[in-house]
């Protein structure tokens, strides 16, 4: 230096294929029940400016563009 994949909740990741209405899921943490007590089990609620700016749209995690970090591949 070029090209190509990732990045969405404290971890792990689904949603991008074809934009569409409040952005979800186990796990952990939090609170309750349940037990003598702890764990297991069962209920709750909580917790994300979708990596970051700009743009197109009526409407972007989802298209564009420009950058950051990481991982692979060529030279």
């Nucleotide at each position: 230096g070029c090209g190509c994949c990732u990045g969405u909740a404290g971890c792990u990741c689904a949603g991008u294929u074809a934009g569409g209405a409040u952005a979800g899921a186990g796990c952990a943490g939090c609170a309750g029940c349940c037990u003598c007590c702890u764990a297991a089990g069962c209920u709750g609620a909580a917790g994300g400016u979708c990596g970051g700016g700009g743009g197109u749209u009526c409407g972007a995690a989802u298209c564009c563009u420009c950058u950051c970090a990481g991982g692979c591949g060529c030279g």